A computed fold for a 502-nucleotide part of an RNA from an uncultured bacterium, annotated as small-subunit ribosomal RNA, 5' domain.
[in-house]
Context: one part of a larger RNA
RNA sequence: GACGAACGCUGGCGGCGUGCUUAACACAUGCAAGUCGAACGGUGAUCCGCCUUCGGGUGGUGAUCAGUGGCGAACGGGUGAGUAACACGUGAGCAACCUGCCCCUGGCUUCGGGAUAACUCCGGGAAACCGGGGCUAAUACCGGAUAUGACAUCCUCGCGCAUGGGGGGGUGUGGAAAGUUUUUCGGCUGGGGAUGGGCUCGCGGCCUAUCAGCUUGUUGGUGGGGUGAUGGCCUACCAAGGCGACGACGGGUAGCCGGCCUGAGAGGGCGAUCGGCCACACUGGGACUGAGACACGGCCCAGACUCCUACGGGAGGCAGCAGUGGGGAAUAUUGCGCAAUGGGCGGAAGCCUGACGCAGCGACGCCGCGUGGGGGAUGACGGCCUUCGGGUUGUAAACCUCUUUCAGCCCCGAAGAAGCGUGAGUGACGGUAGGGGCAGAAGAAGCACCGGCUAACUACGUGCCAGCAGCCGCGGUAAUACGUAGGGUGCGAGCGUUGUCC
Numbered sequence: 001g002a003c004g005a006a007c008g009c010u011g012g013c014g015g016c017g018u019g020c021u022u023a024a025c026a027c028a029u030g031c032a033a034g035u036c037g038a039a040c041g042g043u044g045a046u047c048c049g050c051c052u053u054c055g056g057g058u059g060g061u062g063a064u065c066a067g068u069g070g071c072g073a074a075c076g077g078g079u080g081a082g083u084a085a086c087a088c089g090u091g092a093g094c095a096a097c098c099u100g101c102c103c104c105u106g107g108c109u110u111c112g113g114g115a116u117a118a119c120u121c122c123g124g125g126a127a128a129c130c131g132g133g134g135c136u137a138a139u140a141c142c143g144g145a146u147a148u149g150a151c152a153u154c155c156u157c158g159c160g161c162a163u164g165g166g167g168g169g170g171u172g173u174g175g176a177a178a179g180u181u182u183u184u185c186g187g188c189u190g191g192g193g194a195u196g197g198g199c200u201c202g203c204g205g206c207c208u209a210u211c212a213g214c215u216u217g218u219u220g221g222u223g224g225g226g227u228g229a230u231g232g233c234c235u236a237c238c239a240a241g242g243c244g245a246c247g248a249c250g251g252g253u254a255g256c257c258g259g260c261c262u263g264a265g266a267g268g269g270c271g272a273u274c275g276g277c278c279a280c281a282c283u284g285g286g287a288c289u290g291a292g293a294c295a296c297g298g299c300c301c302a303g304a305c306u307c308c309u310a311c312g313g314g315a316g317g318c319a320g321c322a323g324u325g326g327g328g329a330a331u332a333u334u335g336c337g338c339a340a341u342g343g344g345c346g347g348a349a350g351c352c353u354g355a356c357g358c359a360g361c362g363a364c365g366c367c368g369c370g371u372g373g374g375g376g377a378u379g380a381c382g383g384c385c386u387u388c389g390g391g392u393u394g395u396a397a398a399c400c401u402c403u404u405u406c407a408g409c410c411c412c413g414a415a416g417a418a419g420c421g422u423g424a425g426u427g428a429c430g431g432u433a434g435g436g437g438c439a440g441a442a443g444a445a446g447c448a449c450c451g452g453c454u455a456a457c458u459a460c461g462u463g464c465c466a467g468c469a470g471c472c473g474c475g476g477u478a479a480u481a482c483g484u485a486g487g488g489u490g491c492g493a494g495c496g497u498u499g500u501c502c
Base pairs, nucleotide, nucleotide: 001501002500003499005498006497007496008495009494012369013368014367015366016365017364018362019361020327025325026324027323029322030321031320034071035070036069039068040067042065047060048059049058050057051056078280079279080278088204089203090202091201092200093199094198097197098196102193103192104191105190106189107188108187109186110144111143112142113141119134120133121132122131123130124129150173151172152171153170154169155168156167157166159164179185206252207251208250213243214242215241218240219239220238221237222236223235224234225233255277256276257275258274259270260269261268262267282303283302284301285300286299305316306315307314308313333359335358336357337356341355342353343352344351345350372402373401374400375399382393383392384391385390406443408438409437410436411435412434416429419426420425446491447490448489449488450487451472452471453470457486458485459484460483461482467474468473
């Protein structure tokens, strides 16, 4: 000098930041991912029209509800356990790869079919839920046609850093589509782009030799499998290799970086907040769906734990936002709003969004402001000291005069709104910021230190006691070093102490 700090004493206001560093301990409760009726069949509140024997019937509108279907749920948010590794950083490579939605561009969008949930009937179960019969729709599912493209093979033309890659043509094999409609929105198949990802490699960044040898899918090859793709990734066979004092293997520690702190720099230390990447989601394992996951608020299995139970069986996972217990020196509200920004769905209106925007709490940090300004000497009273003359506190107070920041009260009162909506209208923050006015010095100062280092000295008490202390060292009867007081010094809404780093 610095800090995500803590502790002690003290504490007026504001702005901007910031706040479980410990138990990746366990979690009550609420919320954190839905949306689309312009894909589909039902349900059908309400309102309107017509008829009516006044019971109602019928046509339209379509709130709501669950279901089928689509997209999203792989983003956003959290945490740092694991990881010494192509995990990260940086620079390259992929002639070995993928990419939903989006953009550009070409072609197509044809003919049929059978189901199933919802619903209804029946049954089982305490529940979670489950089974059976019957009906029905689609942008759900299946079959046929056609098709540049795919695969196999043949012909041909160039090209490349090796394996190789590209263009054109022929034959064969198997392969598409979805509607709703007024537009619009879509669907399928090619080519290109953008974005996002996957894989490979060079180099770089911890400690330990009181770890010296390590290795059998091990190292390489061939055939095969697997993947979007290379590869010992996996498998069979063959060979006997591969790594290592330039530190293999083992052990310990640790998420990495942009950065942050310090320092003249070189360097050293750290990796909170913010941003990028990685890993994880009760513990361990596994796959399914999908463009994308081996998936925090999905599924299955095992385990520990908790809960419900009619004892047969079931349910759960805050390292999301709040909040609780526990641990700890220590770290906040079970707040408001989708108004803005961003995201999902939707043609849109809109719905959802603990992302986010705000507010609350904490001097935790940085910055700003205030606690008044001027005048005022019989240098008052009081306090302390005294050589008893006086000195000092001290222009300090009183007193006079002035001002009114901030806080307080009254009145006015935003920008943020671009947008969306036919229009009326639409701001959580917030009656906030800001502006005008009112009253009155009125409501607002402490903390540490004063032996030397180091700025600031006397008195009393104590008597190697009580105590102080960062180092040297003080205290045993005159202690500037302990305690108190007066005075002083330093900083100031803070001041000290402790811890850590330079």

It matches the Rfam family "Bacterial small subunit ribosomal RNA".
The RNAcentral record of the full RNA draws on ENA, Greengenes and SILVA.
Model confidence (mean pLDDT): 85 of 100.